[in-house]
Annotation:
This is a predicted structure of a 1376-nucleotide RNA (small-subunit ribosomal RNA) from an uncultured bacterium. The coordinates come from a structure-prediction model, not an experiment, and the mean pLDDT is 84.
């Protein structure tokens, strides 16, 4: 200087944390699906080191040699050329393939050989003299099917063998010198011994021999590095070393003889598994992790195993021999073979290419050379296998075309996209045409007529796909489907409105590819060296002692191993990075520079280590003290339980929630005395003490361990930790022998219970106790390893010391043990000088949940079992802490007709009514715990009506619009029919305009559409029920908390109330509460008719009847009055409460209206509205009849009763609130009555009417009975409403006179003008099944000690594994 670190989804109602799973990125010798235009450069059996047909892959030299054949010249001898098998030389040990084996000096890196070899090549020196004997080829004979031979005879050499020479080399010896690294090495000299050679020739040369050196290539040795398993812990006999001999190019147990007994191993030997190693490649910020295809280096192998020969070199891929398996030939006697060379075949497999061209280039072998050989190599072919580049057009083009899709029907989008117009060129065709060639010149190109260049042109013509669109993650709608079909990487989608399935339109991404599968790195700090943890999430060993190891106080000197700095060597090339350059660019290629590591060397000396010397503060010893349930043994004491003996004494005892089993008249329990025996030690006793932990408790004695304080005499770092190891180690359990009072597993009995193999009770054996020996585990916990140092305090307590002090106090200090608390830490809870803070040292342990502390193996154990300790498979969580709720047969406080105290009912009877069920053609539908059931319905004979049967109808019973057409509308009659309806007739002629025509209305035809009480209340609005008229529910700002959240709203009081007061990190505010509104209770003012009548006047048998009045009652407007305002007490000087006064009313006076945030997917699609779906000559619509009124039964809500506080008869009194014109109806008359009649009075009503109030009161009868109670049922006769009372109305009269004599378990309402009881009115309505509903007044009680309990609710608090929130969650067994 450059480079350089990204997260997300998923556990929960929500939160923080821990933690796993999953995703986004990169890569590949890849595979699969869909698709596919061109070129360049690469790459291409990862599986069966499985088997291989066929061809090729190593030959060459005639200038080493003899010969043969064929040519040329010549008559011939002969000369010459070419070719060839053989002898001989060189090569064949290279090149090419593969990765089976190998965990090794195999590889990598760095050293060493004073322990070595090296053909061909280069340099130098010295030589190259002279003889000999054979043999292949060839000839002849001969064996065999073949492969292959055998014999006779001839011959050459650079083939083979002698002799000579010896500069030189080697061997042994002697002398001198030099050097080094231990054995040693080198140089010089001396004489002695041994050892060479080959020739050919074109006359230029090419060879041959010996030696010295170089270069190249190898051999051997060593340091360091190099996978997993300890559920592999011991291995080793040539094993380790020595001496001697041998072998080798060379060292060495390499081999042999003898001798010794060593050697390796927890720093992992041995054994087992896996694997060629490296440069590199992929990934990563890096450190790392993974990998070892192509290219390059090394190694190993060549059908399997073994062996040597030749050679410079091999124990030899295309050599030999032996053995084996396999294949082939055979005349059966015997032979041949080795693709892990290049192509290729079969096989295996998800899967991997041509039996191509050429030696033109590069390289190799031989040759003097020409040259020959070369599946090395250069090229081409096949494959989207990868990387890189290019193209599939460019510009213009709005009528924003058509079509598609969606739609709110307006439009939007596809979309400048297309069409249209103008251009361009890569496929194609034609022409030209390389470099690559270097070898004196010449000749020589497989690729290839290739790259490249130019030109042409009818025609954009020949060229786009794949995946995705719920979140992660870029991209949305419609339709279909309906937990089906399907999707899915994780979370998860789909059960009728699916952006998640399928299809379509649209969109997003990449692009000749796209997606997916597999593997690997990353993200993953999820093995953490960089860079994690262990109180509660997984994780501290039960405790100590101590070995190895790791770590270690102060000072000085020294050393230089670690450390740091400079220099040198190495770090092959390729690759990577940087710069520049060459192919049009890029991929690709070229040139230059560049790293860590290892080794050597020079230096520094702070720190660590080594050595030496010292020190005292760490540690230990001594001395002086005191404390203690520390340990072991022996002895001893009292209380209590039980048992035994004896006495007293009598019917029970004991036990429990209540009982029973049990004990007791054979005398228990109780009580007194004596005795026996075992175990445990009350009080003291204390978050007191001691101990390493487990643990230790009457008292005494003996033995014994440790800690503490003081002192500072001694040693002088002797220390800390501690893998293995050793020891201790509660309870239970085991073995042997004792002991056994109490207690008490197992067991028995009694209870409880649906059961009760439990909890409770009565018994009771092991055991508990002692001695000795095992076991070795616990929530062995502070769920917190040991040691050292440092870091605010406060306050208890135990042991000691010092100061001060008459004493008590007080102060200082050491060691222990508690509590609170700051900083800091922590996910939070919490910890906090006794750390979970800040640091260091050492040990142990963890890595998602389940499977599982299981299986197997091993070790230990008498056994029980303990220690060590997996995997398959399965899930997307499991978990920690804290938060808000909900819940609790948790706690505290409080309220409510919640209980209690009372009054009256229900449940029994009959009837009414609703519901269930059943029935039916239909018994229309809805409502179903509380919160359905006299509910929707405040009026089902028709209608209503939605249901059933039958009969009709189809633009419709109803709305709007258009076109055509007829007619005023309308009223009415007749006929057929059950009616709807159909047919026919009569009357009647609207408004504007002269008319045509238009408008209004009624029909017909046609089209849009109407219509639906059809479905979904789990698509909805609106309305409603309920918790609950309960007192709650929230917000803003601030503060606290990482956060969910908290605070406020909690606390102390008080209230009907989150009502108010006080306090408080809160201060305020909103919706609720209260108040404001209405009725009612008192009163003032105003007003005064239809109401009223005191005074005055008139009149009547009588009456506000009349004049009149506005006083009263009343009516109805406006006001007043009540506010804890006043007094006393209590209370905190508060809020408030209690009592009192006054007052018509007193503490929200009584009643009503009023219902917070929300809960129940509560109810309603049938009030209405409405999305979607469904029907459309019907699921619409019209009509008649039927049904909703059925009836074995069950339930709810009511009415009437069962009678004397009553019934009946007679008499007589007092309301309020309502209603009335299709109405209320007086009076009169008729009828026993319901009711009727007539002319009709009055009244649209403080006027007239309904209208009689009833209970009450007075008098009389009845006399306890199925009645003078009760009225069901039923017969007869009627009345009224209404087209119509059969199904199916109400009422009246006479007759009939059922059940029922106060109601089981249970259950409901009500706290004052209330309950109870009595009647009156109204709505709906022709009438009415109303005993219902809603109102009105009359008469008019009882009781509340109290909050233990039942139910519901509010606040605070606590636990929680619940959050669909206890109707939760969840465990086991069985079944499917």
């Nucleotide at each position: 200087c450059c480079u350089u670190u990204a997260g997300a989804g998923u556990u929960u109602g929500a939160u923080c944390c821990u933690g796993g799973c999953u995703c986004a990125g990169g890569a590949c010798g890849a595979g699969a699906g869909c698709u596919g235009g061109c070129g360049g450069c690469a790459u291409g059996c990862c599986u069966a080191a499985c088997a291989c047909a066929u061809g090729c892959a190593a030959g060459u030299c005639g200038a080493a040699c003899g010969g043969a054949a064929a040519g040329u010249a010549g008559c011939a001898a002969u000369a010459u050329u070419u070719u060839c098998a053989g002898u001989g030389g060189c090569g064949a040990a290279c090149g090419g393939g593969u990765g089976a084996g190998u965990a090794a000096c195999a590889c990598u890196u760095g050293a060493g050989c004073a322990a070595c070899c090296u053909a061909c090549c280069u340099u130098g020196u010295a030589c190259u003299u002279u003889g000999g004997a054979a043999u292949a080829a060839c000839u002849c004979c001969u064996a065999g099917a073949a492969a292959u031979g055998g014999g006779u005879g001839c011959u050459a050499a650079u083939a083979c063998c002698g002799a000579a020479u010896a500069a030189g080399a080697c061997c042994a010896c002697g002398a001198a010198g030099a050097g080094g690294c231990a054995u040693c090495u080198c140089u010089u000299c001396g004489g002695g011994g041994u050892c060479a050679a080959a020739g050919c020739u074109c006359c230029g040369g090419c060879g041959g021999u010996a030696c010295a050196a170089g270069a190249u290539g190898g051999g051997c040795u060593c340091g360091a590095g190099u996978c997993c398993a300890a559920u592999u812990a011991g291995c080793u006999a040539g094993a380790u070393g020595g001496u001697g001999a041998g072998a080798u190019a060379a060292c060495a147990g390499c081999c042999c003889a003898c001798c010794a007994u060593g050697g390796c191993a927890a720093c992992g030997a041995u054994u087992g598994g896996u694997a060629g190693c490296c440069g590199g490649c992929c990934u990563g910020a890096g450190a790392g992790g993974g990998u070892g295809a192509u290219c390059g280096g090394c190694c190993a192998c060549a059908c399997u195993g073994g062996a040597a020969c030749u050679g410079a070199g091999a124990c030899a891929c295309g050599g030999u021999c032996c053995a084996g398996a396999c294949u082939c030939c055979u005349a059966c006697g015997g032979g041949a073979g080795g693709c892990a060379g290049c192509a290729g075949u079969g096989g295996g497999g998800a899967a991997u290419a041509u039996u191509g061209g050429g030696c033109a280039a590069u390289g190799g072998g031989c040759g003097a050379a020409a040259g020959c050989c070369u599946u090395a190599c250069c090229c081409a072919g096949c494959a989207a296998u990868g990387c890189c580049g290019c193209g599939u057009g460019u510009a213009u083009g709005a009528a924003g075309a058509a079509g598609g899709u969606c739609u709110u029907c307006g439009g939007a989008u596809u979309g400048u996209a297309a069409a249209g117009u103008a251009c361009u060129a890569u496929a194609u065709u034609g022409g030209g045409g390389a470099a690559g060639a270097a070898c004196a010149c010449a000749a020589u190109g497989a690729c290839g007529g290739u790259a490249c260049c130019c030109a042409a042109g009818a025609g954009a013509a020949a060229a786009a796909g794949c995946c995705c669109c719920g979140g992660c993650u870029a991209a949305c709608u419609a339709u279909g489907u309906g937990c089906c079909a399907g999707c899915a990487g994780c979370c998860g989608c789909g059960g009728u409105a699916a952006u998640a399935c399928a299809u379509a339109g649209g969109g997003g991404g990449c692009u000749a590819g796209c997606u997916u599968u597999g593997u690997u790195c990353g993200g993953a700090a999820u093995u953490a060296c960089u860079g994690g943890g262990c109180g509660u999430a997984a994780a501290g060993g039960g405790u100590g002692c101590g070995u190895a190891g790791g770590u270690g106080g102060u000072u000085u000197c020294u050393u230089a191993a670690g450390u740091c700095a400079g220099g040198a060597g190495u770090g092959a090339a390729a690759g990577g990075c940087u710069a520049c350059g060459g192919c049009u660019c890029a991929a690709c290629c070229g040139u230059a520079g560049u790293a860590a590591g290892c080794u050597c060397u020079u230096g520094a000396a702070a720190c660590u280590g080594g050595g030496a010397a010292a020190c005292u503060u760490g540690a230990g010893u001594g001395c002086a003290g005191g404390a203690g349930a520390g340990g072991a043994a022996a002895g001893u004491g009292g209380a209590a339980u039980u048992c035994c003996u004896a006495g007293u004494g009598u019917a029970g005892c004991g036990g429990u929630g209540a009982a029973a089993u049990g004990c007791g008249u054979a005398g228990a329990u109780a009580u007194u005395a004596g005795g026996a025996g075992g175990a445990a030690c009350a009080c003291c006793a204390g978050u007191a003490g001691c101990g390493a932990a487990g643990g230790c408790g009457g008292c005494u004695u003996u033995c014994u361990g440790g800690a503490c304080u003081g002192u500072a005499a001694c040693u002088g770092a002797c220390a800390c930790u501690g893998a293995g190891g050793c020891a201790c180690g509660a309870a239970a359990g085991c073995g042997u022998g004792g002991g056994g009072a109490g207690c008490a597993a197992a067991c028995a009995g009694g209870a409880u219970u649906a059961g009760a193999u439990a909890c409770c009770c009565u018994g009771g054996u092991a055991g508990u106790c002692c001695a000795c020996g095992c076991c070795g585990u616990a929530a062995a916990c502070g769920a917190u390893g040991a040691g050292u140092a440092c870091u605010a305090g406060g306050u208890g307590u135990c042991g000691g010391g010092g100061g001060u002090u008459a004493c008590c106090c007080c102060c200082c200090u050491c060691g222990g043990u508690g509590c609170c608390g700051c900083a800091g830490c922590u996910a939070a809870c919490g910890c906090a000088u006794u750390a979970a803070g800040u640091a260091c040292u050492c040990c142990g342990c963890c890595u998602g949940g389940g499977g599982a502390g299981u299986a197997c193996g091993c070790u230990c154990g008498c056994a029980a079992g303990a220690g060590u300790g997996a995997a398959a498979c399965u899930c997307a969580a499991a978990g920690g802490a804290a938060u808000u709720g909900a819940c609790g047969g948790g706690g505290g406080c409080c309220c409510g007709c919640a209980c209690a105290a009372g009054c009256g009912g229900u449940g029994g009877a009959g009837c009414a009514u609703g519901u269930g069920g059943u029935u039916u053609a239909a018994u229309u539908c809805g409502a179903u715990g509380a919160u359905a059931c006299g509910c929707g319905a405040g009026g089902a004979a028709c209608c209503u009506u939605a249901c059933c049967u039958g009969g009709g109808u189809u633009u419709g019973a109803c709305a709007u619009a258009u076109a055509c057409u007829g007619g005023a509308a309308u009223g009415u009659u007749a006929u057929a029919g059950a009616g709807a309806u159909a047919u026919a007739g009569c009357a009647g002629c609207g408004u504007a305009g002269c008319a045509a025509u238009a408008c209004a209305c009624c029909g017909g035809u046609a089209u849009a559409c109407a219509g639906g009480u059809g479905c979904u209340g789990c698509a909805u609005g609106g309305c409603u029920g309920u918790c609950g008229u309960c007192a709650g529910c929230u917000c803003g700002u601030g503060c606290c908390g990482u956060g969910a959240g908290g605070u406020g709203u909690u606390g102390g009081g008080u209230u009907a109330a989150g009502u108010c007061c006080c306090g408080c990190a809160a201060c305020g505010a909103g919706c609720g509460c209260a108040a404001c509104c209405c009725c009612u209770a008192c009163u003032g003012c105003c007003a005064g008719u239809u109401a009223c009548u005191a005074a005055c006047a008139g009149g009547u048998u009588a009456u506000g009847c009349u004049g009149a009045g506005g006083a009263c009652u009343c009516u109805g407007g406006c006001g007043g009055a009540a506010c804890u305002g006043c007094c006393g007490g209590u209370g905190a000087c508060a809020a408030a409460c209690c009592g009192g006064a006054g007052g018509a009313a007193g503490g929200u006076g009584g009643g009503g209206a009023u219902g917070a945030c929300g809960u129940c997917a509560a109810g309603u699609c049938a009030u209405c509205a409405u999305g979607g779906c469904c029907c459309u000559u019907a699921u619409g619509u019209c009509c008649a009849g039927g049904g909703c009124u059925a009836c074995a039964c069950a339930c709810g809500u009511g009415c009437u009763a069962c009678a004397a506080u009553g019934g009946c008869c007679g008499g007589c009194a007092c309301a309020g609130a309502g209603c009335g014109a299709u109405g209320c109806a007086a009076c009169a008359c008729c009828g026993c009555g319901a009711g009727g009649u007539u002319a009709u009075a009055g009244c649209a009503a403080a006027g007239c009417g309904c209208a009689a109030a009833a209970a009450a009161c007075c008098g009389g009868c009845c006399g306890u009975a199925g009645u003078u109670c009760g009225g069901a049922u039923u017969g007869a006769a009627g009345u009224c409403u209404g087209c119509a009372a059969c199904c199916c109305g109400a009422c009246u009269u006479c007759g009939u006179g059922a059940a029922g004599c106060u109601g089981g378990a249970u259950u409901c309402g009500c706290u004052a003008g209330u309950a109870a009881u009595c009647g009156c009115g109204c709505a709906u309505c022709a009438g009415c099944c109303a005993u219902g509903g809603c109102g009105c007044g009359g008469u008019g009680a009882a009781u509340a000690c109290g909050u233990u309990c039942c139910c519901g609710g509010g606040c605070c608090u606590u636990g929680u594994a619940c959050a669909c929130a206890c109707c939760g969650c969840c465990c086991g067994u069985c079944a499917a």